[in-house]
Molecule: small-subunit ribosomal RNA
Organism: Eubacteriaceae bacterium ES3
RNA sequence: UUUAUAGAGAGUUUGAUCCUGGCUCAGGACGAACGCUGGCGGUAUGCUUAACACAUGCAAGUCGAACGAGAAGAUUAUGAUUGAGCCUUCGGGUGAGAGAAUAAUCGGAAAGUGGCGAACGGGUGAGUAACGCGUGGGUAACCUGCCCUAUGGAAAGGAAUAGCCUCGGGAAACUGGGUGUAAUGCCUUAUAAUAUGCAGAAGUCGCAUGGCUUUUGCAUCAAAACUCCGGUGCCAUAGGAUGGACCCGCGUCCCAUUAGUUAGUUGGUGAGGUAACGGCUCACCAAGACGACGAUGGGUAACCGGUCUGAGAGGGCGAACGGUCACACUGGAACUGAGACACGGUCCAGACUCCUACGGGAGGCAGCAGUGGGGAAUAUUGCGCAAUGGGGGAAACCCUGACGCAGCAAUACCGCGUGAAUGAAGAAGGUCUUCGGAUCGUAAAGUUCUGUUAUUGGGGAAGAACAAAGACGGUACCCAAGGAGAAAGUCCCGGCUAACUACGUGCCAGCAGCCGCGGUAAUACGUAGGGGACAAGCGUUGUCCGGAUUUACUGGGCGUAAAGGGCACGCAGGCGGUUUUUUAAGUCAGAUGUGAAAGGUCCCGGCUCAACCGGGGAAAUGCAUUUGAAACUGGAGAACUUGAGUAUUGGAGAGGCAAGUGGAAUUCCUAGUGUAGCGGUGAAAUGCGUAGAGAUUAGGAGGAACACCAGUGGCGAAGGCGGCUUGCUGGACAAAUACUGACGCUGAGGUGCGAAAGCGUGGGGAGCAAACAGGAUUAGAUACCCUGGUAGUCCACGCCGUAAACGAUGAGUGCUAGGUGUUGGGGGAACUCAGUGCCGCAGUUAACACAAUAAGCACUCCGCCUGGGGAGUACGACCGCAAGGUUGAAACUCAAAGGAAUUGACGGGGACCCGCACAAGCAGCGGAGCAUGUGGUUUAAUUCGAAGCAACGCGAAGAACCUUACCAGGUCUUGACAUCCUCUGACAAUCCUAGAGAUAGGACUUUCCCUUCGGGGACAGAGAGACAGGUGGUGCAUGGUUGUCGUCAGCUCGUGUCGUGAGAUGUUGGGUUAAGUCCCGCAACGAGCGCAACCCCUGUGGUUAGUUGCCAUCAUUAAGUUGGGCACUCUAAGCAGACUGCCGUGGAUAACACGGAGGAAGGUGGGGACGACGUCAAAUCAUCAUGCCCCUUAUGACCUGGGCUACACACGUGCUACAAUGGUCUGAACAGAGGGCUGCGAAGCCGCGAGGUGAAGCUAAUCCCUUAAAACAGAUCUCAGUUCGGAUUGCAGGCUGCAACUCGCCUGCAUGAAGUUGGAGUUGCUAGUAAUCGCGGAUCAGAAUGCCGCGGUGAAUGCGUUCCCGGGUCUUGUACACACCGCCCGUCACACCACGAGAGUUGGCAACACCCGAAGUCAGUGAGGUAACCGCAAGGAACCAGCUGCCGAAGGUGGGGUCAGUAAUUGGGGUGAAGUCGUAACAAGGUAGCCGUAUCGGAAGGUGCGGCUGGAUCACCUCCUUU
Repeated sequence: UUUAUAGAGAGUUUGAUCCUGGCUCAGGACGAACGCUGGCGGUAUGCUUAACACAUGCAAGUCGAACGAGAAGAUUAUGAUUGAGCCUUCGGGUGAGAGAAUAAUCGGAAAGUGGCGAACGGGUGAGUAACGCGUGGGUAACCUGCCCUAUGGAAAGGAAUAGCCUCGGGAAACUGGGUGUAAUGCCUUAUAAUAUGCAGAAGUCGCAUGGCUUUUGCAUCAAAACUCCGGUGCCAUAGGAUGGACCCGCGUCCCAUUAGUUAGUUGGUGAGGUAACGGCUCACCAAGACGACGAUGGGUAACCGGUCUGAGAGGGCGAACGGUCACACUGGAACUGAGACACGGUCCAGACUCCUACGGGAGGCAGCAGUGGGGAAUAUUGCGCAAUGGGGGAAACCCUGACGCAGCAAUACCGCGUGAAUGAAGAAGGUCUUCGGAUCGUAAAGUUCUGUUAUUGGGGAAGAACAAAGACGGUACCCAAGGAGAAAGUCCCGGCUAACUACGUGCCAGCAGCCGCGGUAAUACGUAGGGGACAAGCGUUGUCCGGAUUUACUGGGCGUAAAGGGCACGCAGGCGGUUUUUUAAGUCAGAUGUGAAAGGUCCCGGCUCAACCGGGGAAAUGCAUUUGAAACUGGAGAACUUGAGUAUUGGAGAGGCAAGUGGAAUUCCUAGUGUAGCGGUGAAAUGCGUAGAGAUUAGGAGGAACACCAGUGGCGAAGGCGGCUUGCUGGACAAAUACUGACGCUGAGGUGCGAAAGCGUGGGGAGCAAACAGGAUUAGAUACCCUGGUAGUCCACGCCGUAAACGAUGAGUGCUAGGUGUUGGGGGAACUCAGUGCCGCAGUUAACACAAUAAGCACUCCGCCUGGGGAGUACGACCGCAAGGUUGAAACUCAAAGGAAUUGACGGGGACCCGCACAAGCAGCGGAGCAUGUGGUUUAAUUCGAAGCAACGCGAAGAACCUUACCAGGUCUUGACAUCCUCUGACAAUCCUAGAGAUAGGACUUUCCCUUCGGGGACAGAGAGACAGGUGGUGCAUGGUUGUCGUCAGCUCGUGUCGUGAGAUGUUGGGUUAAGUCCCGCAACGAGCGCAACCCCUGUGGUUAGUUGCCAUCAUUAAGUUGGGCACUCUAAGCAGACUGCCGUGGAUAACACGGAGGAAGGUGGGGACGACGUCAAAUCAUCAUGCCCCUUAUGACCUGGGCUACACACGUGCUACAAUGGUCUGAACAGAGGGCUGCGAAGCCGCGAGGUGAAGCUAAUCCCUUAAAACAGAUCUCAGUUCGGAUUGCAGGCUGCAACUCGCCUGCAUGAAGUUGGAGUUGCUAGUAAUCGCGGAUCAGAAUGCCGCGGUGAAUGCGUUCCCGGGUCUUGUACACACCGCCCGUCACACCACGAGAGUUGGCAACACCCGAAGUCAGUGAGGUAACCGCAAGGAACCAGCUGCCGAAGGUGGGGUCAGUAAUUGGGGUGAAGUCGUAACAAGGUAGCCGUAUCGGAAGGUGCGGCUGGAUCACCUCCUUU
């Protein structure tokens, strides 16, 4: 420079994130099958299962030019016999024709001898893990019919035999005897060498055995004829070609839970055998041979070219086509032959089938068709030898289910068609709809065309080289005709993944590849409409590759995700320092041979295109040979010193082993003193003690462990090692020189060491302490706590071999910023060497983190991992006394399991802060009676809702009827209520009758409004249907409204920055505040919703305004009653005032806090309204609105009566009390805020009273409700169930109202219950508050102890934040995220599933030992038999039958092995919406957890010993960082 080629991801673990990791999907392919559908053609393909069994037909014959014989038939000749016609002398003559028989010439069927073929072609893949196959070589160890080339030859004889004929046997198959006969059949002799054998000689070559060439002698071996006279055939030798045989290198599946195998085995000598080498076979001799580089054994399997996939490397497969091998019913055996141990041959054995006269015979479709069977599944008992090829033949020709064709099948690939143009009234119809419309849709119809395919008719090939002869085939192809006529389905539409709505269904029916849909609004089920994809197919299922870098050579990992062996030594193996010489095994380059064809690929060409087919090229990464190169690796030689080691000196050390020895303490014993307790715990008890404990003093015994020093200090390979002394002994380090000269690193197997627990034997035994006992705790307590206590802990010897044996980090070497402690050396110092810690850069990491002691950058070697569970389990094997250890699966099951980090939530974690949260107080509730609400019960109905706080004097600001929704009964059906249409007309009101009423019937009376006079409007009646109506359902379909956390101080955003990311920062920190309030600091800077303020009431003062308000002064009255006035009070408009503004102190010169002054008020003055982002599927479909569903002579509407008011009981909220701070009586004061015309209602009069009467005034600062009550003064009561308390009940009344029975309120008289301050527990309140006292209002005809307001009187306490509750901020842990009301473990019970063990039992397989032993080869024998040769003959040679022997298939017997099936019972495991028992783990999970081991227990589990942090919290110590 040119050309070629070339790799896509997604879903799913989480609240979210990153990572690890599995599962699943999208692609391609198929000898496929199944479902639905199906027009045509071309080219391919079509029993993958039972190497299961086969009826029938065909698939191997041919040659007469090798041979004998020769049927049918033909011709010729002779011709027995006969004889039409004609003639006749009737005696006969002539004579066409027919014709037995004989002979000759043709003819050639069927069978036979002989030759060649049948060993090819065709089928199948059972066996085989092998020189079977592939690839490359070798044969100096071989054969080869037919074919080709060359040389030479074929002489003389002979004996049989089949067929045929004849006599027999047998049902048949078949077969015996006899007579005679031919050959290219058989035999003898001759001749013969470049053949073969033996014995030599010479030359030459080879890696060895040895080969080749030349040559001498001896011996042995051959032949076939036929003929058309052209030739063909025959024999020997040499060579070629073709085909085969044997040997070798390399390659060729899984299991080590197969580790040892082997006696002809390995080798030698000799012999036999073979085409040939060889233990191939035999005799003898030796004891070898194979194996961790995987022998032997087991399982599976024909191999390859290729094919599918893949970017490739790889992975899967081995149909069709081609090459090789093996097999032919199963097993064995040989014969013939050039070739077989033979698919359509033989013999034997076995199984099966068939025939049979029962004596005996026959058979082998894994040839082509075809049948049965098996199976999800695979075709015609077709045509033809025309072509190609094969066999025979000289040839014609014959044979050929090889082959060429046709038939069947959408089985695959390829091509074509099912029409084209135009056509808007956007038809009808379907579907949806917001009712407007949208969509199917130019789609259809209609109009104008075309004719591919199909149909009909006509013509009509190439394929033949080779004269005739073409199965395909009247086919391909061409021409013509008519007419859109005959030709579209399948799957999908939640995401992945292109494509959406309606209806039905209601966790049902169903879907599903994964995630997952379905419980009344399903784009996920079913149907429809619409849409998407592909298309004569479309989908599903199965299998393979891909995606999957998910076995990682290309191309992965191991601190925490799965994964470093507990540690070391070390054989094999792997890897290996510097220099140099050489070699050429590896390596690299060139050349040669090979890598068959087909296939794939590039170019070109032929079928109209394509599939398909033809020609040519490149390629074929491999193997072999050969020629070179010499850098690197390897081999050989020589050297070097830096790796490694040795020597010398020195110091450090809990390194190891053994012996000795010391003091403190516990316990026990003895003795003294001494008296009532000791001990133990959260609190106790068990226990010890008056028989003297505990305490104390003295003495003694015994065992175990070594305080302080002591330290992220030291030593060791790890486990581990701690008083002192001595002895023996290992290792490391430093310094300086000298020496050896790569002696090194790692290390599968192997060997040794290896905490604790445990085991064996023998000692020892103070303390501690599994088990065990007792006491507690508890629902229980097989635990935690306590009192005791045995193994054990200690020693010696021997086992065990495991731990969170951890730095969860293998060993070794080199390299890669610094800083700072500490230990041991060296140096005067700077510094340096060896360890041991921390911080930190680069770099790495999913992150956390690591960071010269790497988890960085590289190299070498070893170990290990591949989703979770099942399971470190089962079986097997090895080790162990046992416990157990090491090695180590599968079925089945799930779509996750997991790591790190993030945000929340939570913690019987931590820190800080706030709140009537506690505390300090006051008054209550819980006890009584009553009121009221709820539950429950009852009922015809007791309508419905509300349910921890946040339901329960709640909806309901008021149930006698009404309300009312409930129940019973009686009624209505376009309706009680709305709109529209038609007709009629006023309607209404009033009265009468029936009825419980709704209603029904009747009477009476007639005047609606407007008008352009047509009519219109309102109202009423009647009618028809659209519709009304529903307090029916769903608050989990909704709107709106409300509660609650909470008036808590929080909740967020933009930009920037940090992080791979979720996210973080801001918002954290130091102060401060009621407050995320403010200040300061800060990778943040700003902003929003909240806080605060702005609004209302109240507290002070001006200003303005004075009626209905007020009255200081003047007058007046009973009275601010009136004149007068507006100063005051008050009213109601607007304004001022408070801001830490001023002073001091503290604080950081801040924010702010404390104190003070002034002020009516002081630090948000007091109160109200105001409620962030959100939480609770919170409440409400019965206020209202509303989707969907449901009812429609009723779930709607009306009426009467009843119910919501029930009553063994339980709870909530209240009222009244229990009395003297009180009750009763008398007297006499002081409010505020409201309300009033369907109203408030004065004065006066009546009534004890409720109330009545009465009517003035008032639409209200005017009149009325309206006397406020506590308080105050006086009297009385005197601690009692009372002069407290008032329930309950009786009688008599009043009021409202159609109506007080169920079921109202009030009054008077009488009655006079419980109750004497209330258990556990629990509520409210921090000042004009609690408590106490009365007043008013809403609702309302009437009916408050409730609710909402108003004022009067008017306290106590607050040290403080340890604790309870709630909340906020920061931090920490987490296995939680529907978030602790979380998660979650194990036993037990039930159902199902797979697996293990199991007395046994059944079957298969491969061996072993022995018995028997067919056919047959070989050997021996051969008395029996026999044509060829010899011999006159007898006989011989030779051969055969027979017999014997070795081997030998099947069969039998036996004991083992191995695999599989099955089994009473049994063991654990897995799975399963709502079972039982506990609560083990996750937070300090309430006793931190876990590992190993031992022991105990229903279970999780507990406890002992040792270990780990993968433990929270607090304190201390040490180290580091910043200032």